[in-house]
RNA sequence: CGUCCAUCCAGAGCGGCCGAGAGACCGGGCUCGUCGACGUCGCAGCAACCACGCGCCACCGCGCGGGGUGCUAACGCCCGGAACGAUGGGAG
Numbered sequence: 001c002g003u004c005c006a007u008c009c010a011g012a013g014c015g016g017c018c019g020a021g022a023g024a025c026c027g028g029g030c031u032c033g034u035c036g037a038c039g040u041c042g043c044a045g046c047a048a049c050c051a052c053g054c055g056c057c058a059c060c061g062c063g064c065g066g067g068g069u070g071c072u073a074a075c076g077c078c079c080g081g082a083a084c085g086a087u088g089g090g091a092g
Base pairs, nucleotide, nucleotide: 001092003090004089005088006087007086008085013043014042015041016040017039021032022031023030025081026080027079028078029077044072045071046070049068050067052063053062054061055060076084
């Protein structure tokens, strides 16, 4: 980098720095934001994809949270559109 599979109405926030936009893209709404959003770093937490353990362990189910990711406004914020996107895992 493309490809395949699974998931995306549950859950989980404080602080430092920064300084104007942010909620992926297009149209329309709505919301968040100088009472500092978004981003980033630290700590804390949530969840349980992988890992690990157990079970008549291919599939599947249960457990765990020490390890690898992920996530912590609003259903992927909502509606419509699209060769849409995000995360994990597999083979290449």